[in-house]
RNA sequence: UCCUUAUCAAGAGCAGGGGAGGAACUGGUCCUAUGAUCCUGCGGCAACCACCUAUGAAAGGGAACGGUGCUAAUUCCAGCAAGCUUAGCUUGAAAGAUGAGGA
Numbered sequence: 001u002c003c004u005u006a007u008c009a010a011g012a013g014c015a016g017g018g019g020a021g022g023a024a025c026u027g028g029u030c031c032u033a034u035g036a037u038c039c040u041g042c043g044g045c046a047a048c049c050a051c052c053u054a055u056g057a058a059a060g061g062g063a064a065c066g067g068u069g070c071u072a073a074u075u076c077c078a079g080c081a082a083g084c085u086u087a088g089c090u091u092g093a094a095a096g097a098u099g100a101g102g103a
Stems, first nucleotide, its partner, number of pairs: 001103008013042005021031003025079004043071003048067002051062003075095001080092005
């Protein structure tokens, strides 16, 4: 990097660095010099793998030392399709993110 698979309506800060855009892309709409995005440190949240338990095997339950992850807004909303009571609503895809397995 590619493939497969699970989840994605909850939750979670402060300090330092730095100095202009950022929220994957496009359109909206938001965040941002009252200093964002990003990086570092220490916290925190969560529970995918590993751990304990349960089972024929699972589902499930437990703990949170380890490997990740996350720490604005439903993945911020929409993008394609179907349906409906059609300025809209619902559902499913596509795309994306994270984990695990494989090439």
Description:
Model confidence (mean pLDDT): 87 of 100. SAM riboswitch aptamer (S box leader) from Savagea serpentis, 103 nucleotides, folded computationally. RNAcentral holds the sequence, with entries from Rfam. Its Rfam family is "SAM riboswitch aptamer (S box leader)". Its family is annotated with regulation of gene expression in the Gene Ontology.